[in-house]
RNA sequence: GCACCCUUAGCUCAAUUGGAUAGAGUGUCUGACUACGAAUCAGAAGGUUACAGGUUCAACUCCUGUAGGGUGCG
Numbered sequence: 001g002c003a004c005c006c007u008u009a010g011c012u013c014a015a016u017u018g019g020a021u022a023g024a025g026u027g028u029c030u031g032a033c034u035a036c037g038a039a040u041c042a043g044a045a046g047g048u049u050a051c052a053g054g055u056u057c058a059a060c061u062c063c064u065g066u067a068g069g070g071u072g073c074g
Base pairs, nucleotide, nucleotide: 001073002072003071004070005069006068007067010026011025012024013023019057028044029043030042031041032040050066051065052064053063054062
């Protein structure tokens, strides 16, 4: 330099081939339980779906560019 893949909550990942309010586990916080903790149970907060543009009635999903990461080739 070229090709391909990945980027969604603090972390690890879903989202049924474009359709209803983007969820789960874990972590954090609050409460219950306990003599106090741990564990367990209940609840809450936490998202510009990497960024910018485009297509569409409608985009995490499709297209283009940019950024970061990975694999292969030269």
The RNA shown here (transfer RNA) has 74 nucleotides and comes from Atopostipes sp.
It matches the Rfam family "tRNA". Gene Ontology term of the family: triplet codon-amino acid adaptor activity.